A computed fold for a 344-nucleotide RNA from a bovine gut metagenome, annotated as Bacterial RNase P class A. The coordinates come from a structure-prediction model, not an experiment, and the mean pLDDT is 79. Its Rfam family is "Bacterial RNase P class A". Its family is annotated with ribonuclease P activity, tRNA processing and dimeric ribonuclease P complex in the Gene Ontology.
RNA sequence: GCAGGACAUACGGUCGCGGCAUGGGAAACCAUGACGAGGAAAGUCCGGGCUCCGCAGGGCAGGGUGCCGGAUAACGUCCGGCGGGGGAAACCCUCGGGAAAGCGCAACAGAAAAGAACCGCCCCGCCGGUACAAAAGACCGGCGGGGUAAGGGUGAAAAGGCAGUGUAAGAGACUACCGCCUCACUGGUAACAGGGAGGGCAUAUGCAAGCCCCACCCGGAGCAAGGUUAAAACGGAGCGAUACGGCUGCCCGCCGUGCUCCAGGUAAACCGCUUGACCCGUCCGGUAACGGACGGGCUAGACAGAUGACCGUACACGACAGAACCCGGCUUAUCGUUCUGCCU
Repeated sequence: GCAGGACAUACGGUCGCGGCAUGGGAAACCAUGACGAGGAAAGUCCGGGCUCCGCAGGGCAGGGUGCCGGAUAACGUCCGGCGGGGGAAACCCUCGGGAAAGCGCAACAGAAAAGAACCGCCCCGCCGGUACAAAAGACCGGCGGGGUAAGGGUGAAAAGGCAGUGUAAGAGACUACCGCCUCACUGGUAACAGGGAGGGCAUAUGCAAGCCCCACCCGGAGCAAGGUUAAAACGGAGCGAUACGGCUGCCCGCCGUGCUCCAGGUAAACCGCUUGACCCGUCCGGUAACGGACGGGCUAGACAGAUGACCGUACACGACAGAACCCGGCUUAUCGUUCUGCCU
């Protein structure tokens, strides 16, 4: 210097809180005992379990993923590779399909941002000038026509690169090397790599994190999910028949009060709820992620919601932070201490 892990003030005492077990009690409750937040419990960004709803099958729309192979319940995660980039190395970084289907965009600068002559270079014609006696020719200048992607300049990016041949000057026009494309071969499961042959390259720049194209994946809502028991309220049926009340002073009748059953579902209680893709150890398979076998362990579960306060001792003087259905990841926060391997 690089990579990967572990710990997260420690010990003791007193008081308190939560659920559990045991004992006591009719109950309320009391006593005793062992337990009682994290590496991120966080953000809620992905993925899954579970629950209810929806769903014949297929398609459209919409969303997501995006080199290859593997792991997994699944993933945008992880592991191992490939390509590209950085480093002397250990090692690190990388959203990395398609721009020879189509559309769109490319600020400023610049002649031109996709098919380009601004300067320059070169050729031809005409005109003028210069020196020689003159003409032709040469040189210089101007105008006009044409060629040219070497060079300059602009830019993030300028028309495959570079060297040579060639040419009036130039140019894949031609040649070698590099790059690109096509074809088969060899190695590899593959991404890809290697050497070979062919094509002068009109396949004519970049952006797909702009639309788009291609391949694959995706139903919705969430534990206040959802369920059980069930006072009450509202309702139905039956029984009883006049004890009471009302209409109504009396009779009949009707209604209510009563009892039983049904339905109902609020309060309340309970389930979901923590034994689980769990943790620890050994062995086996695999480069690894991970998988398997055996043995052992139980490690918060509330519903106004516990996990706190004080004291003592020690030092390195103590960071970020606090469960609420569960699990796998990612991301973010974090005083520090420590271990292992590797590089120079």